[in-house]
Molecule: transfer RNA
Organism: Bacillales bacterium
RNA sequence: GGUUCCGUAGUCUAGUGGUCUAUGACGUCUGCCUGUCACGCAGAAGAUCGUGGGUUCAAACCCCAUCGGAACCG
Numbered sequence: 001g002g003u004u005c006c007g008u009a010g011u012c013u014a015g016u017g018g019u020c021u022a023u024g025a026c027g028u029c030u031g032c033c034u035g036u037c038a039c040g041c042a043g044a045a046g047a048u049c050g051u052g053g054g055u056u057c058a059a060a061c062c063c064c065a066u067c068g069g070a071a072c073c074g
Base pairs, nucleotide, nucleotide: 001073002072003071004070005069006068007067010026011025012024018057028044029043030042031041032040050066051065052064053063054062
């Protein structure tokens, strides 16, 4: 340098054009429970989906560029 794949809450992850809000787990916070902690139960906060542009009535999802990472080839 070329090809392919990945990038979504603090961490891991589902979702691959549409009905309203982006899913779940761990973690965090609050309450209940307990003599206390832990466990358990209930609830809450937290991501404009790497960035910019395009297509479309509508984009996390399709296209282009770009940034970061991985694998292979040279």